[in-house]
Context: one part of a larger RNA
RNA sequence: CACCGCCCGUCACGCCAUGGGAGCUGGGGGGACCCGAAGCCGGUGUGCUAACCCGCAAGGGAGGCAGCCGUCUAAGGUCAACUCAGUGACUGGGGCGAAGUCGUAACAAGGUAGCCGUAGGGGAACCUGCGGCUGGAUCACCUCCUU
Numbered sequence: 001c002a003c004c005g006c007c008c009g010u011c012a013c014g015c016c017a018u019g020g021g022a023g024c025u026g027g028g029g030g031g032a033c034c035c036g037a038a039g040c041c042g043g044u045g046u047g048c049u050a051a052c053c054c055g056c057a058a059g060g061g062a063g064g065c066a067g068c069c070g071u072c073u074a075a076g077g078u079c080a081a082c083u084c085a086g087u088g089a090c091u092g093g094g095g096c097g098a099a100g101u102c103g104u105a106a107c108a109a110g111g112u113a114g115c116c117g118u119a120g121g122g123g124a125a126c127c128u129g130c131g132g133c134u135g136g137a138u139c140a141c142c143u144c145c146u147u
Stems, first nucleotide, its partner, number of pairs: 003110001005107001008103002011100001013097004018092003023087006031079004039072001041070004047065003052061003113134009
């Protein structure tokens, strides 16, 4: 490259990441409860016991041991949550991609001025109602400013 301009949305195609999603899988740190090895400690200790005490002795005492009970407790189990990943039929939009489809909403009064809010409607851009704004063109008048 200047209206044979610019430009909007649906739809189609490709790629990318992403939200929702019955769930599924795995990781993490805790919680509640169940169970509870070994061991320490506490209790008990009718069984056992060379050293110490008493006794001539038998035996008794002290101390100790086994056994049993309990507290603590590793591992394990159950439960419902939390959290972080991965995955998930289906589903929602988003981004990007020279020459796809439909229309033409916006930009010049863009051919119904546009925009904002709201409600309803519609393949799509959008349309309609109500309220608001001028960041609206044109014509006339008024006021103000500049020359």
Molecule: small-subunit ribosomal RNA, 3' minor domain
Organism: bacterium HR33